[in-house]
């Protein structure tokens, strides 16, 4: 400090997720030990039992124990004193002077301390106790007696109030022989403590905007320790609030703690400060202090006891225990030894505070589980390329040490203050013994350190995110290995961080979320220039406070550390004091530049009101005229003989204003255009007088606000939602046509929204240029207009710097700065629900959550596709020729059938394909019969040479039997080859996966493309080059150019054909000379032909083009612009084809999925289809006669010739190992017959008889002769091939092969055409460009209804529960007022009596309760609304390309649905 995740890839925006730290934690698994900490976060739920607050006999009367008695001693209930208001617990309430911080005044204060004084003299009771007595108990009642530091007067005294007079008001003694000491009272003071007041600070919500009657203030009275509406009577009507009152929700606050670089964010356990509470609610008394946790009274709920009258109780004390709740939190322990508290004169007593132990890995920290040596690199495990590697010096083995462990004796410190006193604890510490007692957990695809094997097979599972798993899973499960941490390790939950995803530090807002549709202006914010004042902000130097602990720093103590302890210190906050005066602010006075007023001109569809107008449209009336009009892609509905349309003239009506017209004008925006007039606002420019900062922005508020819509009244020509009809269509609630209502228009109101846009708020300043336009000045010029130069304002274009994610914007900023307002914080749910407000309605404004997803989005890039555009090419169309599709047959395929009909190939690019030959074989299939180391290979052992012949059985394979025969090499052991037998390693597989592969092949396509190096360019993906102009068959070439070179393709090189030359002449040839039946022979080498080697096409020329490349024309030439043909196939695409050519990984079979044999099948046959053959005839058929090739094949062969047969063929047999011999032409030519007919066309089917091959011809071959003589008379929609020696037509040959299904395939020569205007259209390819929501790439993506399942949520008659305010009723305890009914020791009075006190009664207030009508929150609710999610449901196809009617926005309306249409706006 980052990282992963949107994409084919990129940059950006934006969310989600992870790595880190932490916790009072919990859970899983594991576990040896010590120190220090910590331990009900949930039910403020209920609680059995014990303990947690007592103490003093030196205040007091007494009682008891003890003693033989006195005295002494000890103990004790009561009275009295003091403490019980501390300590300890909890976080329910509380949003508050509760808390923290800083101040202040109108007061109180027990014990302690300091100072100054005082205590004289009296009195009346009472508990305990004793007796009697009620009650179950708790608890009481009556009578009698008594004390005090208990209680009450008198005397004495300071202070306060008041001018003075005057009036009011204390005390206690005890112990001791004594000195003395402990207490008591008054007054003043300190300290500490609490009470009250105040400044600014302390959570969320405006879908809480108004709240408040003791409320705000005053006066009088009361009350308090004290101020105060604290209380009360009267008076006034205030107080408070957008700087957020009130209401609602949540919450104890703080020091601190966790995190973070910090600012901050979260939190408030333990420790410390403070508040509040003590079963729920209320109330007082006592007291220095309480409205009191272990006190009292009342009421409610609950529990216990009861003799049913009554009574008792409160663990949120105890780190006790129990139940309950919960994921979850310990022992009914020891001790007052230490520290602290209470009381006491003190000893002492008491203390569940505290000190300790127990328990829990809950946390932090420490030290272990051994150290050194040790290769035979042991065994086992795992893996393997079978060689090895790894675990691994790890173990064993040798030696050493003893923390821990174990055994034994001794045994602390903590104790102060003379002694005594230790819970902890027989603990720490110490000696002996012996490697002995001690390692796990998680993860290993990326993020993220760490990799292999086996099993599983979208199953089981994993998963923080991306994701993994469909037979080779480093991702699941197990194992081996390594990695991380370690007495722990992981998971879960929560907080901070990363997150600059709330931005003060430190974000954005044209297009990603986001500028209000526009203007005016209030509060508020900000504000020109000069001088002065003040000192609020600001700066500076001191002071006070912000408890301790914590954090930080430096020392110290526990063996170290954690922990403890001592000292020090920063930052920041609040308050006070002194100083400075630049800046902001304040005060005062100026100034003119901002702003405004007045003034001279000026442009303008600015506004409002009135008046007028040309043209066109429709309608009316009257003629002429006589058949169609109108509409569309094409039609129909519609109009018209009742006279349309057309034409002429008249009249009426309403709406809108052609040209000019322009990135032109004006207005705040919406908006604004025929002409004229009246009224009126604003701008700009000039000159320059006046005011003197008067400015700017603007929450709330107000004004105006397109279209549609709405209310009322008019108007209505045209257009035209809805609606009717006609078409289109699978349907057509659409597009199109014909009609047409509301509406569009006017008047008066409402509505308040638009893609209301520059998707860009407003103001001010500043920062290169260039080119326009509008308005108005100046200068110059002129008769005037131009031209040229220039200022201000407005409005456009290009572009630099800088800016931006890019696109772009760029003085009219989206640059650089300042000010102020609005608004944004992932997508969906949703601009929706609920609630408030506005509106007649429609709706508008404001505006969530549950739930769901890991993306949604912006800009740009490369592709792909487009019923986008441009250019270009091709038998692609067109122009032609010939075919297919119809018939019969052949052949392949599908389907069907079958025991089997083996398998593969399926759009082009499967289907006369693999197969260049299925009767057996082939053969892979089926049935049957057989074999199991096997038909085939290697290795081991044994026997035999091998081999050959015969017989039996069998369908054959095979089984059984009889004979024959002893070879070759040799070191004499044996060996090689062959055959047989045995056992095991293994053989074998046309079994599976072409989606595990190699190789080969098809296709795109013989299309012209595909790339690289360096460089340049862009943040990058990428681009440039390779684009553009011209040209080509071609990325072919040329010149240009931020590109320059290069490669694979193209072309060429290769083969063949066409011409010639040279050479060679045998088996080929023959012009001349001889010769023969015959180029037969001699001879010749000219010709033909054959073979070899060469030549030839590359230029040059006219025109054109850019003086280029090239195109075009003509010449020469055998051949001319690639001369014809072949071979040659770039980067890639299709998971294309092939595991059945071959090879190969993995899986599978092993007496069978292997091997051998016989027979059958691959040849089936309702049908469908592909490819072909033969035809339908006269350009023909039959018949007779006669010609002319090329290329190829042949000894297991081709076969001449002769004879026989109608023929296939048979017999015979020369020649040929081939330029020598053999196989061998047809169309064609010349005649005869046929004469347009299903025929003298055609030749399927079928009968008989033959022939050939072969072991074999039935299934299942071909051929021949005679007879038979089917369909078919040129073929619907549709479709294929072909541009010259081509199509068409004619035959001949070959391979495979014993033979054939060949009409196939591959070659070969003969005869030999027609047409091409051209690129509009169809299909396909290429390049450039365009928009794109596609990238599995249009066979793409994607929207809505309906149906089904699940989830959360809104409404809803109601129902239930909580909270809350108001009104009324009843009213406990209690305070207080009243009363004089009862009682009354101290005091007063001579007395009656009084003062005072208590009780009773009664009034106000008053908790709980009751009643009534609300408010609010939560839950639930028949039914119902939409929403979301869900591999393979239904209907359509709305959007993305011109998405096939451009889309989207506002509004209205219609429709199963997406949606359609009208009106206005926008360009995305």
């Nucleotide at each position: 400090a980052a990282a992963g995740u949107u994409u084919g890839a990129u940059c950006c925006u934006a969310g989600c997720u992870c790595a880190a730290g932490a916790u009072g934690a919990a859970c899983c698994c594991u576990a040896a030990c010590a120190a220090c900490a910590u331990g009900c976060u949930u039910a403020c739920c209920a609680u059995a039992u014990g303990c947690a607050a007592g103490u003093a006999g030196g205040a007091c009367g007494g009682g008891a124990a003890g003693u033989g008695g006195u005295g002494u001693u000890u103990c004790c209930a009561a009275u009295g004193g003091u403490a019980g208001a501390u300590g300890g617990g909890u976080a329910a309430g509380u949003a508050a002077c509760a808390u923290g911080u800083a101040a202040a005044a109108a007061a109180c204060u027990g014990c302690c301390c300091u100072u100054g004084g005082g205590a004289g003299g009296g009195g009346a009771a009472u508990a305990a106790u004793a007796g009697c007595u009620u009650g179950a108990a708790a608890c009481g009642g009556c009578u009698a007696u008594u004390a005090a530091u208990a209680c009450c007067g008198c005397a004495u005294a300071g202070g306060a109030u008041g001018a003075a007079a005057a009036g009011a008001a204390a005390a206690a003694g005890g112990a001791g022989c004594a000195a003395u000491u402990c207490g008591c009272c008054c007054a003043a003071g300190u300290a500490g403590g609490g009470g009250c007041u105040c400044g600014a600070g302390u959570c969320u919500a405006a879908u809480u905007a108004g709240c408040u009657a003791g409320u705000u203030g005053g006066u009088g009275a009361g009350g308090c320790a004290a101020u105060a509406g604290c209380u009360u009577a009267c008076c006034a009507a205030g107080a408070u609030g957008a700087u957020g009152a009130u209401c609602a929700g949540u919450a104890g606050c703080u020091g601190g703690u966790c995190u973070g670089a910090a600012a901050g964010g979260a939190u408030g356990a333990u420790c410390a400060g403070u508040c509040a509470c003590a079963u729920u609610g209320g109330a007082a008394g006592u007291g220095a202090g309480a409205u009191a946790c272990a006190a009292c009274c009342c009421a409610g709920a609950c529990u216990c006891c009861u003799a049913c009258a009554a009574g008792a109780g409160g663990u949120a004390g105890u780190u006790u225990g129990u139940g309950g709740g919960g994921a979850a939190u310990u022992u009914u322990c020891c001790a007052c030894a230490a520290u602290g508290g209470g009381c006491a004169a003190a000893a002492a007593c008491u203390u569940g505070a505290c000190g300790g132990a127990u328990u829990a890995a809950u946390g932090c920290c420490a030290a272990g589980u051994g150290g050194a040596g040790g290769u035979a690199g042991a065994a086992a495990g795992c893996u393997c390329a079978c060689g090895g590697g790894u675990c691994a010096u790890g173990a064993a083995c040798u030696u050493c040490u003893u923390u821990u462990c174990u055994u034994g004796g001794a045994g602390a410190a903590g104790a102060a203050g003379c002694a005594a006193u230790g819970a902890u604890g027989g603990u720490a510490u110490u000696a002996g013994g012996g490697a002995a007692u001690a390692a796990g957990c998680a993860a290993c695809a990326a993020c993220u350190a760490a990799c292999u094997c086996u099993a599983u097979g979208c199953c089981a599972a994993c998963a923080g995110u991306u994701g993994c798993a469909g037979u080779a899973a480093u991702a699941c499960a197990g194992a081996g290995g390594g990695u991380g941490c370690a007495a722990a390790u992981g998971u879960u939950a929560u907080c901070u961080g990363g997150a600059a995803u709330g931005a003060u530090u430190g974000g954005a807002u044209g297009u990603a979320a986001a500028g209000c549709a526009u203007c005016u202006a209030u509060a508020a914010g900000u504000g020109g220039u000069u001088u002065u004042u003040u000192a609020a902000g600001u700066c500076u130097a001191g002071c006070g406070c912000c408890a301790a602990a914590u954090c930080c720093c430096a020392a110290g103590g526990c063996u170290c550390a954690a922990c403890c302890c001592u000292g020090g210190a920063u930052a920041g906050g609040c308050g006070g004091u002194g100083g400075a005066a630049a800046c902001u602010a304040c005060c005062a006075a100026g100034u003119u530049g901002g702003a405004g007023u007045a003034u001279a001109a000026u442009a303008g569809g600015g506004g409002c009101a009135g008046a007028g107008g040309a043209a066109g449209u429709u309608u009316u009336c009257a003629g002429u005229g006589g058949a169609a009009c109108a509409a569309u892609g094409a039609a129909a509905u519609g109009u018209g003989u009742a006279g349309a349309g057309a034409u002429c003239a008249u009249a009426a009506a309403g709406a809108a204003c052609u040209c000019c017209a322009a990135c032109g004008a004006c207005g705040a925006a919406a908006g604004c255009a025929c002409u004229c007039u009246a009224c009126u606002a604003a701008g700009c420019c000039g000159a320059c007088a006046c005011u003197a900062a008067c400015a700017u922005u603007a929450a709330g508020a107000g004004a105006a606000g397109a279209a549609a819509g709405u209310u009322a009244g008019g108007g209505a020509a045209a257009c035209g939602a809805a609606u009717g009809g006609g078409a289109u269509u699978a349907a057509a609630u659409c597009c199109u046509c014909u009609a047409g209502u509301a509406g569009u228009c006017c008047u008066a109101g409402c509505c308040a929204u638009a893609a209301a846009a520059g998707a860009u708020a407003g103001a001010u300043a500043u920062u290169a240029a260039g080119c326009g336009u509008u308005g108005u000045g100046c200068a110059u010029a002129u008769c005037a207009a131009c031209c040229c130069a220039u200022g201000c304002a407005a409005u456009g274009c290009u572009a630099u710097a800088g800016u931006u994610a890019a696109u772009g914007a760029g003085u009219u900023a989206a640059g650089u700065a300042u000010c102020c307002c609005g608004c944004c914080u992932a997508g969906g749910g949703a601009g929706u629900a609920c609630g408030u407000u506005c509106g007649u309605c429609a709706u508008a404004c404001u505006a969530a959550a549950a739930c769901u997803c890991a993306a949604a989005g912006g800009a740009a890039u490369u592709g792909a596709a487009g019923g986008g555009g441009g250019c270009c090419c091709a038998c692609a169309c067109a122009a032609g020729c010939a075919a297919u599709g119809g018939a019969g047959c052949a052949u392949g395929u599908g389907a069907u059938u079958u025991a089997a009909u083996u398998c593969a190939a399926c759009g082009c690019a499967a289907a006369g394909u693999g197969a260049a030959g299925a009767a057996c074989c082939u053969u892979a299939c089926c049935a049957u019969c057989g074999c199991u180391u096997g038909a085939c290979a290697u290795g081991u052992c044994g026997c035999g040479a091998a081999u050959c012949c015969u017989c039996u059985u069998g369908a054959a394979a095979g089984a059984g039997a009889c004979g024959u025969g002893u070879g070759c090499c040799u070191u004499u052991g044996g060996g090689a080859a062959c055959g047989c037998g045995a056992a095991c390693a293994c053989a074998g597989g046309u079994g599976g996966u072409a989606c595990a592969u190699g190789g080969c092949u098809a296709u795109u396509g013989u299309c012209a493309a595909c790339u690289c190096g360096u460089a340049c360019u862009g943040u990058a993906a990428g681009g440039u080059g390779u684009u553009g102009u011209g040209u080509u068959a071609a990325g072919u070439c040329c010149a240009g150019c931020a590109a320059c070179a290069a490669g694979u393709g193209c072309a060429a090189c290769c083969u063949c054909c066409a011409u010639g030359u040279u050479u060679a002449g045998u088996u080929g040839u023959c012009a001349c000379c001889a010769u023969u039946g015959a180029g037969u022979u001699u001879g010749g080498a000219a010709u033909c032909c054959u073979g070899a080697a060469c030549a030839g096409a590359c230029u040059g020329u006219g025109g054109u083009g850019a003086u280029a490349a090239g195109c075009u024309g003509a010449a020469g030439g055998a051949a001319g612009g690639u001369g014809a043909a072949g071979a040659u196939g770039a980067c890639g695409u299709c998971a294309a084809g092939u595991c059945a050519u071959c090879a190969u990984a993995c899986c599978c079979c092993u007496u069978a999925u292997g091997c051998a044999a016989u027979g059958g099948g691959c040849g089936a046959c309702a049908c469908a289809u592909g490819u072909g053959c033969u035809a339908c005839a006269a350009u023909g058929g039959c018949u007779a006669a006669g010609a002319c090739a090329a290329a190829g094949g042949a000894u297991c062969g081709c076969a001449a010739u002769c004879c026989c047969a109608c023929g296939a063929g048979g017999c015979u047999a020369a020649g040929c190992u081939a330029a020598c011999u053999c196989c061998a032409a047809a169309a064609c030519u010349c005649g005869u017959c046929c004469u347009u007919a299903c025929u003298u066309c055609u030749g399927a089917u079928u009968g008989c008889a033959a022939g050939u091959u072969g072991c074999a011809a039935c299934u299942c071959a071909c051929c021949u002769g005679c007879g038979u003589g089917a369909a078919g008379u040129u073929g619907g929609a549709a479709u294929c091939g072909c541009u010259a020696g081509u199509a068409a037509u004619c035959g001949c040959u070959g391979g495979u092969c014993a033979a054939c299904c060949a009409c196939a395939c591959a070659a070969u020569a003969g005869u030999g055409a027609a047409u091409u205007c051209a690129u509009u259209c169809u299909c396909a390819a290429g390049c450039c460009u365009u928009g794109u929501a596609c990238a599995c790439a249009c066979c793409g993506c994607c929207c809505u209804u309906c149906a089904c399942a699940c989830u959360a949520u809104g409404g809803a008659a109601g129902c239930u529960a909580g909270c809350u305010a108001c009104a009324c009723c009843c009213a406990a305890a209690g305070u207080u007022g009243u009363u004089a009914c009862c009682u009354u020791a101290a005091u007063u009075g001579u007395a009656a009596g009084g003062a005072g006190a208590g009780g009773g009664a009664u009034g106000u207030c008053g908790a709980a309760g009751g009643c009534a009508a609300g408010g609010u929150u939560a839950g639930u609710g028949a039914c119902u609304g939409g929403a979301g999610u869900g591999a393979a449901g239904u209907c359509g196809u709305a959007a993305c390309a011109a998405a096939g009617u451009a889309g989207c926005u506002a509004u209205a309306u219609c429709g199963a649905a997406a949606g359609g249409u009208g009106c206005a706006a926008c360009u995305a």